[in-house]
RNA sequence: GUGUGAUAUAGAGGACGCGGUUUGUCAAGAGUACUGUUAAAUUAGCAGCAGGAAAGGGGCUACCGCCGAAAUAUGUAGAAGCAUAUUGGGACUAUACUGAAAAAGUAUAGUACUGCUAUCAAAAAAUUAACCCAUCUUUUGAUAGAGCGCUAUAUCACAU
Numbered sequence: 001g002u003g004u005g006a007u008a009u010a011g012a013g014g015a016c017g018c019g020g021u022u023u024g025u026c027a028a029g030a031g032u033a034c035u036g037u038u039a040a041a042u043u044a045g046c047a048g049c050a051g052g053a054a055a056g057g058g059g060c061u062a063c064c065g066c067c068g069a070a071a072u073a074u075g076u077a078g079a080a081g082c083a084u085a086u087u088g089g090g091a092c093u094a095u096a097c098u099g100a101a102a103a104a105g106u107a108u109a110g111u112a113c114u115g116c117u118a119u120c121a122a123a124a125a126a127u128u129a130a131c132c133c134a135u136c137u138u139u140u141g142a143u144a145g146a147g148c149g150c151u152a153u154a155u156c157a158c159a160u
Base pairs, nucleotide, nucleotide: 001160002159003158004157005156006155007154008153009152010151011150014067017066018065019064020063021062024060025059026058034051035050036049037048070087071086072085073084074083075082076081088114089113091111092110093109094108095107096106097105098104116145117144118143119142120141121140122139123138124137126135127134
């Protein structure tokens, strides 16, 4: 110097990355519930007229915490939490549940998209006196895999 393993630190994916708070605003809820009046009626919630909400959930915005971020299921437990398992990421479609809802969420399945790693193939550039081969980097395509993964740096240990 190279390779392998461990530890620590810092990062990347994204065409809506994940979660939280609720700063402001918007749509829906809804001209619904309800109130008054009038007609009728007396155990119902009822014509007409006038007035007229809210909760929970959601979009945008602002702020905060982050990259198993987080979600779901099971077990323990009053809860918080802990343990195990699944999911790289978001989108769309279908079914079921929840919901006022063609909003949103959860679960399952499917469709293409996208990021990472490995293998193979092709092309380009660089190294080489020239060519071929070979090495490194980049791009494209195909196949496969999973986040305790991937990239970079540092330290330690081992091998050479």
A computed fold for a 160-nucleotide RNA from Halothermothrix sp., annotated as Lysine riboswitch aptamer.
The organism belongs to Halothermothrix, within Bacteria.
Its mean pLDDT, the model's own confidence on a scale to 100, is 75.
Of the family's consensus pairs, 98% are formed in the model.
It was read from a public genome assembly, where an Rfam model found it.
Rfam family: Lysine riboswitch aptamer. Rfam links the family to the GO term lysine biosynthetic process.